[in-house]
RNA sequence: UUUGGACCGCAGCCUAAGCGGACGCUCCUUCCUGGGCGUUUGCGCGGAGGACCCAAUUUCCCCGGUAAAACGGGGGUGGGGCGCAGUGACGCGGGCAACCGCGAAGCAGGCCACUUCCAUGGCCCAGCCCGUCAGCUAACUUCGUCGGCACAAUGGGAGGGUGA
Numbered sequence: 001u002u003u004g005g006a007c008c009g010c011a012g013c014c015u016a017a018g019c020g021g022a023c024g025c026u027c028c029u030u031c032c033u034g035g036g037c038g039u040u041u042g043c044g045c046g047g048a049g050g051a052c053c054c055a056a057u058u059u060c061c062c063c064g065g066u067a068a069a070a071c072g073g074g075g076g077u078g079g080g081g082c083g084c085a086g087u088g089a090c091g092c093g094g095g096c097a098a099c100c101g102c103g104a105a106g107c108a109g110g111c112c113a114c115u116u117c118c119a120u121g122g123c124c125c126a127g128c129c130c131g132u133c134a135g136c137u138a139a140c141u142u143c144g145u146c147g148g149c150a151c152a153a154u155g156g157g158a159g160g161g162u163g164a
Base pairs, nucleotide, nucleotide: 012149013148014147018043019042020041021040022039023038024037025036026035027034044145045144046143047142048141049140054135060075061074062073063072064071078133079130080129081128082127086107087106090103091102092101093100094099109124110123111122112121114159115158116157117156118155119154120153
């Protein structure tokens, strides 16, 4: 001098995920005070259920059977919530078929640090839950307030802001 890690302080980014009160435990301190953890509670932010009115109300394949049906047996497919994370040409595999599994171009969606518009560029496109059930929805009922990051892409227009 450079790089990496840990700790402390200040201030930021994605996300609803923040700010207080009380009590208890604990650390520091002569005391005051301050910090950490837990319980509880208020406000803020976010989600779900839930009337009238309005909206909506679908159904496959194989075998047997029949004039055609009805009918019988077997197989397959439900629906919904949080979230940006939805749809899916096409390809491969399984199956008599309905259909199922894997991969996947494109379209749609989200993010790139004051806000917004345009252009170009880059990244993400998960995960979890309910359990055959829930459209919207006033009153009402109820739940969450986690987690992950570290120089933030560049250029132009407009607006805003700062001691700069």

c-di-AMP riboswitch aptamer (ydaO/yuaA leader) from an Opitutaceae bacterium, 164 nucleotides, folded computationally. Of the family's consensus pairs, 91% are formed in the model. Its Rfam family is "c-di-AMP riboswitch aptamer (ydaO/yuaA leader)". About the family: This family represents a conserved RNA structure found upstream of the ydaO and yuaA genes in Bacillus subtilis and related genes in other bacteria.